This is a predicted complex of two RNAs, RNase P RNA and transfer RNA, with 432 nucleotides together. Its mean pLDDT, the model's own confidence on a scale to 100, is 80.

RNA sequence: GGAGUUGGCCAGGCAAUCGCUGCUUUCGCAAGAAAGGGGAGGAAAGUCCGGGCUCCACAGGGCAGAGUGCCAGAUAACAUCUGGGCGGCGUGAGCCGACGACAAGUGCAGCAGAGAGUAGACCGCCUAAGUGUAUCGCAUGGUACACCGGUAAGGGUGAAAGGGUGCGGUAAGAGCGCACCGCGCAACUGGUAACAGUUUGUGGCACGGUAAACUCCACUCGGAGCAAGACCAAAUAGGAUCCCGCUAUAUGUGGCCCGCGUUGGGAUCGGGUAGGUUGCUUGACCUAUUCAGCAAUGAAUAGGCUAGAGGAAUGAUUGCCCCAGACAGAACCCGGCUUAUCGGCCAACUCCACUU
RNA sequence: GGACGCUUAGCUCAGUUGGGAGAGCACCGCCCUUACAAGGCGGGGGUCACUGGUUCAAGCCCAGUAGCGUCCACCA
Repeated sequence: GGAGUUGGCCAGGCAAUCGCUGCUUUCGCAAGAAAGGGGAGGAAAGUCCGGGCUCCACAGGGCAGAGUGCCAGAUAACAUCUGGGCGGCGUGAGCCGACGACAAGUGCAGCAGAGAGUAGACCGCCUAAGUGUAUCGCAUGGUACACCGGUAAGGGUGAAAGGGUGCGGUAAGAGCGCACCGCGCAACUGGUAACAGUUUGUGGCACGGUAAACUCCACUCGGAGCAAGACCAAAUAGGAUCCCGCUAUAUGUGGCCCGCGUUGGGAUCGGGUAGGUUGCUUGACCUAUUCAGCAAUGAAUAGGCUAGAGGAAUGAUUGCCCCAGACAGAACCCGGCUUAUCGGCCAACUCCACUU
Repeated sequence: GGACGCUUAGCUCAGUUGGGAGAGCACCGCCCUUACAAGGCGGGGGUCACUGGUUCAAGCCCAGUAGCGUCCACCA
């Protein structure tokens, strides 16, 4: 200098004018006015997970159902995060992984192929043993062909054909035997564990794939959602039809049984009001320092208050500057994940080339 | 704001143990008819919304994205 990896931060700036919306103070009977100060995000998004909060037994038992899935830790909780293991990718810094169990059982594998799961003889290889025919030979027998057969080395089919290489062995072959490699099981050692090993013994290999197939194992999960819920006010046809039930075969926000609570309930049609208050922002909050921990994170101390609207505010115009400004707008609140995103800054690290 | 569902031919839809992409209408050609319709025979037409994953194999199973649609307040 070039190419990259990881983590963190920012998200055009300044000024003037005119608005919008909460809060505080002052004035005012009130309507309102004045001053001060606040006013979108890293994703506010998708609503995909988890929790708080609220109501129904502060949430109970069983079945069904759903979810998660290497190990340990963090956390309010999680499918998140941190560290580690294993596998894959990359020269590397690093990155990615729905990563329990097909050795409990069941299922699936179209077409092709001889055979698709305690397999299989289509081509090929073989003719040792057995049978027959022909032929040679005086003869024991030899040779050739056929049959009965043997064979998983080689070819071919397929996504997949039941360990690999070599030597021996054989009629030809084959873990049939042996050596090495691989694999399984057990022990030992290290590690909290997942797991690992130039370790030891053992088994010729018995155990192919698929669980984002049923299933099994371990763990977790009650339902509904701020249009939850609470209070005040207004109005009427306090209605009609059908169904269920008459102390259970009803109902209490997905299904069944029990338990507990309630005493009617549900569907369709019709009628009325579509107003106010609350929930509503002080919170698993933010900043700084110290301590514990590899880290995620936790603890202590000090300081701070940072939108709370409600048909829905957070904007518009003008001027200047630059590197010319992306994705995008809170609606009860948090922790995550995922997706969208012009660019810029900082820190640590890696590889290549060159110079000293 | 919240809770759900759907996407397959031009239109309406089917598609289940995951192996063939289909039906009706529409379109095109031929027959029939003087001609048209109806009818008969034949044919064409597909990014299974998109992207990725699991699997030998995906319309179907899983995840993400996009588009479209449905429902909800209070009183009695």